[in-house]
Context: one part of a larger RNA
Order: sequence, then structure tokens, then C1' cells
RNA sequence: GGCACACGGGGAAUGUCUUGGCGUCAGGAGGCGAUGAAGGACGUGGGAACCUGCGAAAAGCCUUACGGAGCUGGUAACCGAGCUGUGAUGUAAGGAUGUCCGAAUGGGGAAACCCGGCGGGAAGCAUGUCCCGUCACUCAACGGUGAAUACAUAGCCGUUGGAGAGCGAACGGGGGGAAGUGAACCAUCUCAGUACCCCCAGGAGAAGAAAGCAAACGCGACUCCGUCAGUAGCGGCGAGCGAAAGCGGAUCAGCCCAAACCGAGUUGGUGUCAAGCAUGCGGGCGUUGCCACCUCGGUGUUGUGGGAUUGUUCUUGCCCCAUCUGCAUGUGGGGCGGGGAGUUACAAAUCACCUUCCUAGCCGAAACUGUCUCAGGAAUGGUCUGCCAUAGAGGGUGAAAGCCCCGUAGGCGAAAGGAACGGUGACUCCCUUGAAUUGUCCCGAGUACCACAGGGCACGUGAAACCCGGUGGGAAUCAGGGUGGACCAUCACCCAAGGCUAAGUACUCCUUUGCGACCGAUAGUGAACCAGUACCGUGAGGGAAAGGUGAAAAGUACCCCAGUGAGGGGAGUGAAAUAGUACCUGAACCCGUGCAUCU
Repeated sequence: GGCACACGGGGAAUGUCUUGGCGUCAGGAGGCGAUGAAGGACGUGGGAACCUGCGAAAAGCCUUACGGAGCUGGUAACCGAGCUGUGAUGUAAGGAUGUCCGAAUGGGGAAACCCGGCGGGAAGCAUGUCCCGUCACUCAACGGUGAAUACAUAGCCGUUGGAGAGCGAACGGGGGGAAGUGAACCAUCUCAGUACCCCCAGGAGAAGAAAGCAAACGCGACUCCGUCAGUAGCGGCGAGCGAAAGCGGAUCAGCCCAAACCGAGUUGGUGUCAAGCAUGCGGGCGUUGCCACCUCGGUGUUGUGGGAUUGUUCUUGCCCCAUCUGCAUGUGGGGCGGGGAGUUACAAAUCACCUUCCUAGCCGAAACUGUCUCAGGAAUGGUCUGCCAUAGAGGGUGAAAGCCCCGUAGGCGAAAGGAACGGUGACUCCCUUGAAUUGUCCCGAGUACCACAGGGCACGUGAAACCCGGUGGGAAUCAGGGUGGACCAUCACCCAAGGCUAAGUACUCCUUUGCGACCGAUAGUGAACCAGUACCGUGAGGGAAAGGUGAAAAGUACCCCAGUGAGGGGAGUGAAAUAGUACCUGAACCCGUGCAUCU
């Protein structure tokens, strides 16, 4: 020095465990914020480093409800001082306080700081200090003032406003918009209207009641799913891209304006033998009337075209009032009665009650440790007996418990706050004449449409319709207009150029319950542990490692060696200390000691 064995030290794999993660079903909630958010800084405890809670009223204050014996949060003890059946600690609901920064908003600023104005207040009372309130901008409404410039307007000022501002995971709509890549190169094309940036909104958003499809039959808003179908098509006809109708389902809901016409009002014009005041007759009034713009109210909303209005024809519960006046006719309004509807669109504001839930909880069977000192440190194991079960889900307890504990099945419960559906009643709104026909009027304009150059449509300019908007040109009003994939005819369908609209659909920062042929500490979140921490970077940003004594600290009194060491030897605890806090198990590998053997 090698090999073998034994025993140790380092080492940390493996096994086992789970406080943490991951995924998912079904509900809830879907926002918070100038009444100052999200997120922070600094404080706050008798002694207090960090975490948690809270805010100078500071691990807390008040009220109400639950609860029922201990309590003064955690690491985490200790000392001290207290609270509590006059119900503490704790849980829930509501309220109070809530420093400073932060949209940050009195002004400034290198966030958590500096400096003010006005009003009120405090103490030693002074122009100094402190405390409370208030003072940003924009918008809306109203008011005042008021230029060039006479009226006016702009501007300025004030009052009022729980208006806006900022934050937030994904989902939605819109405005912009790549490249790596694929095409085995690459330019059209693809990736992809993706990533990314910006704006805006809601609990959903968007879309939406046919100027639609279809095809000679018909359908009847939109959205979503399945199918149609990898079809028809598009495509350097390459790579690739890729429908729709129809059918089957989910869910269902339809409405309001503009205009014509009528009435009222302001302003401007015109107007005196008058037109006019519903009509007829008699009387009366007459800056009433007529025209135009605008505003408001009524009416009206459609494609078997609709509506307005004049005339004609038919039809229509009761009562009252008005229509310059009397009578008659007509018209309008109101009331009673009858009928219908409603707060998410179709007008709009709320309240009460019932019901069911949410935000704390409560009751809840059977061995009060059954027996055999069976073995064990410990019984939940074994044995022998019982019992409950609408409860034999699960977890804990010194090993494996239906009957020990928490629970489970099954029931019960709210002072306060909140939610939902349904119902009822208040309340509110609508109808209570309508139809047919003739004529006239209206039916969304720089719009439709056309041209040029583009974009979107599965569709790359193609025979390229359809939809959108840039530039230029530029109609019609029902005998009108659009579409049906160039275009024309016939035919069919529909009515643009205004608007609203629940449900079915998408998502999950958050919350509740359950579940898992999901992980089990190099896994599962980056993070099971004081982790977005330590650390790195000027910064944007990057970003770890790190779990386990034991049933219980019973965490080794006392003695010895020793540097008032580190560490160890006895003794003691414990079932175990080769379980001693460098702590479960403790592999490989490395190192050492002993023994045997070989050189």
C1' cells in the first nucleotide's frame, strides 16, 4: 500500500410524514376610491427585536347579538400588574377614532418632508408656538360682473354638486400593430389582426328586432353550442387559409324617436271696409290673424307598405266642464264604472309585509378509559362481552376508536346589516271609439349611388357581388328605394342613411363548501420555513437556499477534564439518547480505528 470483515466520523440519498401547493365541480361576489382607495412610511405593548393587529382614543374604544370560563395575539418564555358569572378573552353586525405619504387635491417637493392664507380656539398670553375647520383642477347647473364694440359675446368671479380624477387578475369593445417562424431559399402569402402599445366599459361586454336569408318551397332579431365540413371555395392553385345557408339544441322580448299634422311660447316680418274667433242664425271681440326660424307638448313608427290629413260611408257605457255669447250640431278635457300593464328596454319614484338565504352560532345516539394487570412506555391492537346507527364521512387522542374528544346523519337559530325570487298591498301608467275608401302631404342627404386608390368579408382583383370608410362627383319619397355573388330582364325578399333592449355566452384578483387513479420538500406555487425575503444589478429587472427530537421538554439536577472554552466522560430523564436541540430513518461516496491476510 491492496483486499476482506467489524466498528466509528463526515455525508446526505432513500423510506415515511405534512402545516404548503396544484387542479376541478357547484354556489356567492364581481369592484374599491375626494366620507381620501390600492399600496406604504412612521408609530403603537409595563419591560418589545420581528410578525400580526391597531392609529396620538394606537394588540385597542362604544352598541347589539352569539358564547359560557377562563383571559391579557405569535415566535415565547420570564418578571410585574391586571381583567372576569354586574358574563371577561373570543366570534359576528353596526358605529367611533383613524398620524404622515400616496389620485393626493392650500403652495412646493429629492414620497412619507418643507412653507402658507382665511375662520375659530388653547396655554405662561407677544407679529412667536400649538389645536380644529377650510383653501387644487375640470365638468355641470345657477348667479354676478363684463372688453375690443352700441346691444351683446369672449373673459373673469362666486354659489351649489356624496359629479370626474386613481387602483384592480382575467374576460369585452374600439384605435394602432410587428418579427422570429412556415413556404425546406424568398418577395405575394404565412405566422396574425397573434404578441405588444393606447383608449373605454361592465358584472358581464359586444351584437340585436331584417334595405336579412332563401329559392319558386319557405323562414322570421341577436348571441352561444353541435352538425353541416376540412365540404363549397380561396391560394407564388405553393405553403397553407377555410366558410355559409340548412338542421338539432341553449335561451327567448320586444320597443322608442325623426318627419308629415295639431296646439302653446319667445323673436322677426306682414297686416285695418279685412282675413280671424269650430259650423249655421242673431249679437260681440278684433294687433286677434297670416308667414318664418327655434323650443316645448300631443300625434306617429310601418313593408299583406305605414302614418298624417280632407271629404264620404258605417260604428261607439254613463255623468260633468270648456269651446266669445244664446240655441242646435260638432270637437276637446275631466270624473265614475270596466279592463290591462309596470320599475332590465318599452314612462317613473319608493315603501311595507310574507317566504328563502348570507354575514356569529346551537342541539346532536351509543363502553362517564367495558373486561381479561394478554403483550406493550402508552391501547385505538388481541381476547371475551355489550350498545348506537336518518350518525360505520373525516380528523384528533402515547400504535389501528361507530360508542374518549371534535365532528357526522338529522334538526334548530338573528338584535343588527345585506341579498334574491315569488306573492300581496300601497303606488304609477295605459285603453274605454274604431273600420273602409278617395285625394293631398310625410316616411332619416352631401346620404344612397358612381369613379379612383384601399380595407373587411374563408374570398390574395379575380367574372368579385356584399359591408366600411379616404378623395372627387352626386339622386329619388311609394308610379319611390335596396338586395338576391359581374351585368340586364323577369320574379322573389326587404325598407338604409336615428336610438334602446333582459336571457342564453366569456372570465376569476376574491369568497364558501366539496372532491382528486394530483405533488409530497431537487416534487408541488419562485415561496410548506418571517419569500418576492436574503443576495445581484446604476436601473428596468433578476432572484435563491432553507421542513421533521420526543407521546410529553420530561431539553440532561449533580460530579469530573477544560481557557469562567469548544467538546467530552459519569450520573439522571425517557420505550429509545447511535432520539441530546449539528436532534426520525441515515444508502452511496470520502476519511479513520481494530483485526486477519497478501506484497